[in-house]
Context: one part of a larger RNA
RNA sequence: ACCGGCGAGUUACGAUUGCAUGCAAGGUUAAGGUGGAAAAACCGGAGCCGUAGCGAAAGCGAGUCUUAAAUGGGCGUAAGAAGUAUGUAGUUGUAGACCCGAAACCAGGUGACCUACCCAUGUCCAGGUUGAAGGUGCGGUAAAACGCACUGGAGGACCGAACCCGUGUCAGUUGAAAAUGGCUGGGAUGAGGUGUGGGUAGCGGUGAAAUUCCAAACGAACUUGGAGAUAGCUGGUUCUCUCCGAAAUCUCUUUAGGGGGAGCCUUGAGGUAAAGAAUCGUGGAGGUAGAGCUACUGUUUGGACAAGGGGCCCGUCAUGGGUUACCAACUUCAGAUAAACUCCGAAUGCCAUCGAUUUAUACUCAGGAGUCAGACGAUGAGUGAUAAGAUCCACCGUCGAAAGGGGAACAGCCCAGAUCACCAGUUAAGGUCCCUAAAUAUAUGCUAAGUGGAAAAGGAUGUGGAGUUGCAUAGACAACUAGGAUGUUGGCUUAGAAGCAGCCACCAUUUAAAGAGUGCGUAAUAGCUCACUAGUCGAGUGAUUCUGCGCCGAAAAUGUACCGGGGCUAAGCAUAUUACCGAAACUGUGGAUGUGCACUAUGUGCACGUGAUAGGAGAGCGUUCUAAGGGCGGCGAAGUCAGACCGUGAGGACUGGUGGAGCGCUUAGAAGUGAGAAUGCCGGU
Numbered sequence: 001a002c003c004g005g006c007g008a009g010u011u012a013c014g015a016u017u018g019c020a021u022g023c024a025a026g027g028u029u030a031a032g033g034u035g036g037a038a039a040a041a042c043c044g045g046a047g048c049c050g051u052a053g054c055g056a057a058a059g060c061g062a063g064u065c066u067u068a069a070a071u072g073g074g075c076g077u078a079a080g081a082a083g084u085a086u087g088u089a090g091u092u093g094u095a096g097a098c099c100c101g102a103a104a105c106c107a108g109g110u111g112a113c114c115u116a117c118c119c120a121u122g123u124c125c126a127g128g129u130u131g132a133a134g135g136u137g138c139g140g141u142a143a144a145a146c147g148c149a150c151u152g153g154a155g156g157a158c159c160g161a162a163c164c165c166g167u168g169u170c171a172g173u174u175g176a177a178a179a180u181g182g183c184u185g186g187g188a189u190g191a192g193g194u195g196u197g198g199g200u201a202g203c204g205g206u207g208a209a210a211u212u213c214c215a216a217a218c219g220a221a222c223u224u225g226g227a228g229a230u231a232g233c234u235g236g237u238u239c240u241c242u243c244c245g246a247a248a249u250c251u252c253u254u255u256a257g258g259g260g261g262a263g264c265c266u267u268g269a270g271g272u273a274a275a276g277a278a279u280c281g282u283g284g285a286g287g288u289a290g291a292g293c294u295a296c297u298g299u300u301u302g303g304a305c306a307a308g309g310g311g312c313c314c315g316u317c318a319u320g321g322g323u324u325a326c327c328a329a330c331u332u333c334a335g336a337u338a339a340a341c342u343c344c345g346a347a348u349g350c351c352a353u354c355g356a357u358u359u360a361u362a363c364u365c366a367g368g369a370g371u372c373a374g375a376c377g378a379u380g381a382g383u384g385a386u387a388a389g390a391u392c393c394a395c396c397g398u399c400g401a402a403a404g405g406g407g408a409a410c411a412g413c414c415c416a417g418a419u420c421a422c423c424a425g426u427u428a429a430g431g432u433c434c435c436u437a438a439a440u441a442u443a444u445g446c447u448a449a450g451u452g453g454a455a456a457a458g459g460a461u462g463u464g465g466a467g468u469u470g471c472a473u474a475g476a477c478a479a480c481u482a483g484g485a486u487g488u489u490g491g492c493u494u495a496g497a498a499g500c501a502g503c504c505a506c507c508a509u510u511u512a513a514a515g516a517g518u519g520c521g522u523a524a525u526a527g528c529u530c531a532c533u534a535g536u537c538g539a540g541u542g543a544u545u546c547u548g549c550g551c552c553g554a555a556a557a558u559g560u561a562c563c564g565g566g567g568c569u570a571a572g573c574a575u576a577u578u579a580c581c582g583a584a585a586c587u588g589u590g591g592a593u594g595u596g597c598a599c600u601a602u603g604u605g606c607a608c609g610u611g612a613u614a615g616g617a618g619a620g621c622g623u624u625c626u627a628a629g630g631g632c633g634g635c636g637a638a639g640u641c642a643g644a645c646c647g648u649g650a651g652g653a654c655u656g657g658u659g660g661a662g663c664g665c666u667u668a669g670a671a672g673u674g675a676g677a678a679u680g681c682c683g684g685u
Base pairs, nucleotide, nucleotide: 001685002684003683004682005681006680011095012094013093014092015091016090017089018088019087020086021085022084023083026049027048028047032043033042034041053060054059063075064074065073066072098236099235101233105226106225107224108223109222110221116200117199118198119197120196121195122194123193124192125190127159128158129157130155134151135150136149137148138147139146163187164186165185168183169182170181171180202218204214205213211220239620240619241618242617243616244615249262250261251260252259253258263371264370265368266367267366268365269364270363275361276359277358278357279356280355281353282352283351284350290344291342292341297338298337299336301334302333303332304331308327309326310324311323312322313321314320374399375398376397377396379394380393382391383390404415405414406413419591420590421589422588424587425586426585430581431580432579433566434565435564439578441577442576443575444574445573446572452568458552459551462549463548464547465546466545467544468543469542470541471540479536480535481534482533483532485509486508487507490504491503492502515530519528520527592610593609594608595607596606597605598604599603621674623671624670625669626668627667628666629665631663632662639658640657641656642655643654645652646651
């Protein structure tokens, strides 16, 4: 891992609601007894519930309580009134209470054969090295000290086996081993190693101290019991079909992943002036969007006028006068701004309606729930950075709980809501060259960038369309030829300044035209050039505004990789048109089923339905056993294998093989009643 078996809402006693049955202003017995195989039946009225309430109570009583007392007020009575017993189903309380699951807590015991420390008593430490104190002899001294030689044999001394330990590394890591092996390493006469016997016990011991050790597990051992501890937590919870079908919100909560009440779902019952919903009409409240502000409160730009203030000057120091590249109220002109501004002010939405139309809900009571983590998309706001697949509200949609088609793939986007069958038809979104069903469709334009098939500020004689405007056959624009002069080197400045460093002025003449000069250039001149003019040529040529489609701007990490691919110059974009394809949508034909209505009434017709998680409701299938009835079986039961049968399904027959002794059916009853999941349990492979 697979297969097989086992495996989870039960039972008792109460409560409450529904249903069934009996009796009914009453209903009913319990223990016990008689009885009997057992049950039934009979006896048993103690007790319980109901028939009257009010009060804390005494108590009173259709009233009572409050109070000194109620004109009152509370709870009742009156209209007429139903209970009770048993059974059964739903839910609930107390119990382990659907099942499995803690870490922990407490009590009683068992452990120091591992290990920590201690006590008693034994035992072990090859070999080699070093050579302390002390001693002896000699030297030395006044005597010592001291020196030399020998002796001596100290040491938590040295090297190194046994022994003890475990430094580094390699191997091992489903190991040879639940801590080892190889090499290497530390101690090895000591605070040394070790044998045997004994001691200390868990709210404890022991500890050269690490939360270390106390039998492979120790921040409190193990074991038995309390015990099925508790678990607002996780996981699991077993057959079928039918009807309806949520929520992820408000509020309170030592509350926030849990609960209570409400909201939303379901089932039953009920009655009323049908009370509900939608659209229209009519009547209302309002201060949002927008707009506005000389209509307020704030904010705010420029101008005019201008008190007042500042600076400066005069001054007889006066409370005076003058002046200003300063500031500036008020007033005025023009222009702005606001969630917490409003002289104004919608659309929607909301409220009402004894008006109209279309619909069928709505409400009350009672039983049962689930939900309280929501997600994205469109729109309107807040927070944030007008960031987030961010967060928090409002309103709508989808998902959640929704399959199908489209979007390459893709819960939340677009289309559309699957009762079942069909080798029938029509469409939606989206598509129609090939992959791939259907147009290589039609008409007119645009794009040349593979733009399409990612992006900004900004940039550009890309190209199409629509305008405005200048010049132009009295010849424009461009090109070419020629001229582009004189007073004059204008004046000033300057070393110089001659059109061309700079300042001022910018005239006049000759002219077809020519600036006191557009640029380059020189030290300054010179030189080249432009404006301007004529000629050649012969028809358009400049500027600018709006707009369609393009271009550049454009660098990223596994692999082309920013069309799904091939590929496309349309098979791209825009506008218009006609076909076709395309879904579980719609239609057609046939079947099933729910609700309502009708009827010729137990089965026909008509209408509307039949996606679905949590969840509510209904109807069934199967398993084991019991009772009664009626059956099968050695001429072959159960079980098992195979098969093209029946039923909407759970399931049920039949035939044959195998098997070799019990087993169905009908009606009713009772449950250890249905397995794929629980890191489920046991067994097998």